Context: one part of a larger RNA
RNA sequence: UGACGGGGGCCCGCACAAGCGGAGGAACAUGUGGUUUAAUUCGAUGAUACGCGAGGAACCUUACCUGGGCUCGAACGCGGGGGGAAUGCCGGGGAAACCCGGCAGCCGGCAACGGCCGCCCGCGAGGUGCUGCAUGGUUGUCGUCAGCUCGUGCCGUGAGGUGUCGGGUUAAGUCCCAUAACGAGCGCAACCCCUACCGCCAGUUGCCAGCGGGUUAAGCCGGGGACUCUGGCGGGACUGCCGGCGUAAGCCGAGAGGAAGGCGGGGAUGACGUCAAAUCAGCACGGCCCUUACGUCCAGGGCUACACACGUGUUACAAUGGCCGGUACAGAGGGAUGCGACCCCGCGAGGGGGAGCGGAUCCCGAAAGCCGGUCGUAGUUCGGAUCGGGGUCUGGAACCCGACCCCGUGAAGCCGGAUUCGCUAGUAAUCGCGCAUCAGCCAUGGCGCGGUGAAUACGUUCCCGGGCCUUGCACA
Numbered sequence: 001u002g003a004c005g006g007g008g009g010c011c012c013g014c015a016c017a018a019g020c021g022g023a024g025g026a027a028c029a030u031g032u033g034g035u036u037u038a039a040u041u042c043g044a045u046g047a048u049a050c051g052c053g054a055g056g057a058a059c060c061u062u063a064c065c066u067g068g069g070c071u072c073g074a075a076c077g078c079g080g081g082g083g084g085a086a087u088g089c090c091g092g093g094g095a096a097a098c099c100c101g102g103c104a105g106c107c108g109g110c111a112a113c114g115g116c117c118g119c120c121c122g123c124g125a126g127g128u129g130c131u132g133c134a135u136g137g138u139u140g141u142c143g144u145c146a147g148c149u150c151g152u153g154c155c156g157u158g159a160g161g162u163g164u165c166g167g168g169u170u171a172a173g174u175c176c177c178a179u180a181a182c183g184a185g186c187g188c189a190a191c192c193c194c195u196a197c198c199g200c201c202a203g204u205u206g207c208c209a210g211c212g213g214g215u216u217a218a219g220c221c222g223g224g225g226a227c228u229c230u231g232g233c234g235g236g237a238c239u240g241c242c243g244g245c246g247u248a249a250g251c252c253g254a255g256a257g258g259a260a261g262g263c264g265g266g267g268a269u270g271a272c273g274u275c276a277a278a279u280c281a282g283c284a285c286g287g288c289c290c291u292u293a294c295g296u297c298c299a300g301g302g303c304u305a306c307a308c309a310c311g312u313g314u315u316a317c318a319a320u321g322g323c324c325g326g327u328a329c330a331g332a333g334g335g336a337u338g339c340g341a342c343c344c345c346g347c348g349a350g351g352g353g354g355a356g357c358g359g360a361u362c363c364c365g366a367a368a369g370c371c372g373g374u375c376g377u378a379g380u381u382c383g384g385a386u387c388g389g390g391g392u393c394u395g396g397a398a399c400c401c402g403a404c405c406c407c408g409u410g411a412a413g414c415c416g417g418a419u420u421c422g423c424u425a426g427u428a429a430u431c432g433c434g435c436a437u438c439a440g441c442c443a444u445g446g447c448g449c450g451g452u453g454a455a456u457a458c459g460u461u462c463c464c465g466g467g468c469c470u471u472g473c474a475c476a
Base pairs, nucleotide, nucleotide: 001476002475004472005471007470008469009468010467011466012465013464015460016459019423020422021421022420023419026315027314028313029312030311031310032309033308034306035305042053043052064301065300066299067298068297069296070295076124077123078122079121080120081119083117084116087104088103089102090101091100092099093098107114108113126290127289129288130287131286135284136283137279138278139277140275142273147186148185149184150183151182152181153162154161155160166177167176168175192267193266194265195264197235198234199233200232201231202230203229207224208223211222212221213220238261241255242253243252244251245250317416321375322374323373324372325371326370327369333364334363335362338357339356342353343352344351345350382413387408388407389406390405391404392403393402429452430451431450432449433448434447435446
């Protein structure tokens, strides 16, 4: 000087408390450990691994295993030799890759030769092989925490200190006051984006108040720019005003005005550094290693195994509910090998036709809700696992190993031990919708979107993490 303390003081954070909903019990989905296996490819492992790399494992992917092949190699550059235009097609073996053989074809240039193709030779190849304890880059985490430093000066033999401490204040090393310090930098804040209000400009594909036409109905038509909206520019909030407290910074006020207050809400943004943290399998790269194979092609299998154990989820155990009928209201996105209205067929998944739409124009049906009915506490009209049968669709192909539909079957489960997680407001809870990946999909995941919409916070003693000052110290 730090780190540490079951030392102290001050102060924060869904840290506790207060409250709401969960996990831990069940079934299933998914990841992981373990075990198994020819292989179950590899990595991630307290917090900070475990619906993680995977934003799509039937083949492919694929890195693993078994077997069959190839070696100038699956791709690319260069040199030499010898041959053939390029290229197309056929036969045989084979699971394919590949191997063997044959036919057609005859470029530019006078030529040498050139482009292209495979053959032979030789340089470079190739490696998801090892080392993240050789690295770059990127990332997690402490932590959106308020800190981390520098120049000069001053103090100290020195390490170093001071500044950065103290008194206030703040979300903040934010600001004020004080001050052997005075300044400055990286951080904080602001500048950026979305959202809440208003104005201006603009008016189609959006809108429809007034006028006219028109319909079973409908902005459907003429038309209009008012309104909604769209999207570009601007305004608006600054403790600016008032009152109180305070030297000030600032704080308080069911204060005014305002759509909005005292950081309005959300996002992006992550200081010096810590964990020899993660990644050589995204990529790059030093070193090491393999080069008829640790490279490469193909077929099949595996990554989907299953006595078990854990994490994350989904669905439930029901009546604030299940089922049936009727009936409303979004936002954000996507759409041309696509979205597909509408018609017909099918109980249905879907099939046959097919308008419109590269889309504010057309298409992709919101659900919870509301109205009516039924069920009456029952392992049930709860719950849907599992299994049997039949089918649809994608795809070359659904046996291993797809999703969906219909009929049947109806398991566990009666609210879950110790323990544990999330959340402070348009939040939690609950309800559906969309997108990426994608032929299809094991999506209950991820990322977004809107609908309905709470409870509680006395307080900081305690648990966890953190900041500042101080103290002890046998640690560095």
Small-subunit ribosomal RNA, 3' major domain from an uncultured bacterium, 476 nucleotides, folded computationally.
The full RNA is in RNAcentral, with records from ENA and SILVA.
Model confidence (mean pLDDT): 85 of 100.